Small-subunit ribosomal RNA, central domain from a Microcaldota archaeon, 355 nucleotides, folded computationally. The organism belongs to Microcaldota, within Archaea. The coordinates come from a structure-prediction model, not an experiment, and the mean pLDDT is 85. Rfam family: Archaeal small subunit ribosomal RNA.

Context: one part of a larger RNA
RNA sequence: UUGGGCUUAAAGCGCUCGUAGCUGGCUUGUUCCGUCUCAUGUGAAAUAUUGGUGCUCAACAUCAAUGCGUGCAUGAGAUACCAACGAGCUAGGGAGCGGGUGAGGUAAGGAGUACUCAUGGGGAAGGGGUAAAAUCCUAUAAUCCUAUGAGGACUAACGGUAGCGAAGGCGCCUUACCAGAACGCAUCCGACAGUGAGGAGCGAAGGCUAGGAGAACGAAUCGGAUUAGAUACCCGAGUAGCCCUAGCAGUAAAUUAUGCAGACUUAGGUGUUGCAAAUGUCUUGAAUGUUUGCAGUACCGUAGCGAAAGUGUUAAGUCUGCCGCCUGGGGAGUACGAUCGCAAGGUUAAAACUU
Numbered sequence: 001u002u003g004g005g006c007u008u009a010a011a012g013c014g015c016u017c018g019u020a021g022c023u024g025g026c027u028u029g030u031u032c033c034g035u036c037u038c039a040u041g042u043g044a045a046a047u048a049u050u051g052g053u054g055c056u057c058a059a060c061a062u063c064a065a066u067g068c069g070u071g072c073a074u075g076a077g078a079u080a081c082c083a084a085c086g087a088g089c090u091a092g093g094g095a096g097c098g099g100g101u102g103a104g105g106u107a108a109g110g111a112g113u114a115c116u117c118a119u120g121g122g123g124a125a126g127g128g129g130u131a132a133a134a135u136c137c138u139a140u141a142a143u144c145c146u147a148u149g150a151g152g153a154c155u156a157a158c159g160g161u162a163g164c165g166a167a168g169g170c171g172c173c174u175u176a177c178c179a180g181a182a183c184g185c186a187u188c189c190g191a192c193a194g195u196g197a198g199g200a201g202c203g204a205a206g207g208c209u210a211g212g213a214g215a216a217c218g219a220a221u222c223g224g225a226u227u228a229g230a231u232a233c234c235c236g237a238g239u240a241g242c243c244c245u246a247g248c249a250g251u252a253a254a255u256u257a258u259g260c261a262g263a264c265u266u267a268g269g270u271g272u273u274g275c276a277a278a279u280g281u282c283u284u285g286a287a288u289g290u291u292u293g294c295a296g297u298a299c300c301g302u303a304g305c306g307a308a309a310g311u312g313u314u315a316a317g318u319c320u321g322c323c324g325c326c327u328g329g330g331g332a333g334u335a336c337g338a339u340c341g342c343a344a345g346g347u348u349a350a351a352a353c354u355u
Stems, first nucleotide, its partner, number of pairs: 004326003007309002012323001014202004021195003025089007034081001035078008048066007092192001093189003096185003104178007111155002115151008126137002163170002207248006217241001221237004259322006268300014282285001304311002328355003337348004
């Protein structure tokens, strides 16, 4: 609980698509559902107000009128807004065309250094590791140098408060396919839009199922140290895993701790990325410089806002539309139930009690 809020105090769903719903550009016509006006009917009694009357007065009782009953129904009208239907428009949106741009996605092929292993040659007694050591490897020849081969993973420098993607995320090269955004043109459609309860899809790492692969790293585990102890930090090994294929799972400090969309704000400045336009230079090039516009991405900062930190045209300013969420701490994101899952568990989600 018709309130106030949601960067950091409780609170923005991890992200997108989209159904219902809610909301919605400009001009014009018709209707009149909502809305507004008038009339009629109805709108119990009591209570209330005013004036009488009756109890000796008053309280009280009673009669009449008024008011209340904020409404409902019927009829007649108004037509600005809303709505429905019709016609039109182009500023929103979409389609198209143009030349660029990007670690955007999927698949295939190729390359590179390092590492490990194997084999051959050389070589000879140590190597490795640490604060210091030891476990460990090594005379069945290690470490080291060199040649060849195999294997799996990864992609240095360039690399950038650079870029792309809805988010998760994306980084060697080439090709094929798929998708998106920005800029420019103003050719076409003509409000086709915004948001989005349910719903659907995507979704790091770790985990699970089945089958492969297994170089390096490495939970668990085993040794060696350290220590009072050392189920750790350090060292030597090392299984799952990490990698591939097909599925499941559906969570993260999934963070900009900031939902999406639109409009406005005499405060702007400085970088940088993409496109376009104008203009200059020469070495005339897929060259390079300057200015401007649009779109992105950062920093500083005015007004404003804010409890402050701060934010500040990429708002946390001023407004609008729609959705989600919060309501002291603990109990508890737990129990029970439901549902999803192979499981681990996920989602939904209390109360007693305590303070």